[in-house]
Molecule: transfer RNA
Organism: Lachnospiraceae bacterium
RNA sequence: GCGAUAGUAGCUUAGCUGGUAAAGCGCGACCUUGCCAAGGUCGAGACCGCGGGUUCGAGUCCCGUCUAUCGCU
Numbered sequence: 001g002c003g004a005u006a007g008u009a010g011c012u013u014a015g016c017u018g019g020u021a022a023a024g025c026g027c028g029a030c031c032u033u034g035c036c037a038a039g040g041u042c043g044a045g046a047c048c049g050c051g052g053g054u055u056c057g058a059g060u061c062c063c064g065u066c067u068a069u070c071g072c073u
Base pairs, nucleotide, nucleotide: 001072002071003070004069005068006067007066010025011024012023013022019056027043028042029041030040031039049065050064051063052062053061
């Protein structure tokens, strides 16, 4: 230099054929218990690496760019 894959909540991941982003762990409140742990209920939290484009509508499609991993030269 070239190519591939990945980037979504504090962490690990899902997200179908473009239609208002989900789960587990963690966090907060409450219930249960004499207390802790365990269990149960409810809740907060990401506009999707960044910047543009297409579209009525983009996590998803297109272009550029950054980072990480792998491969090639």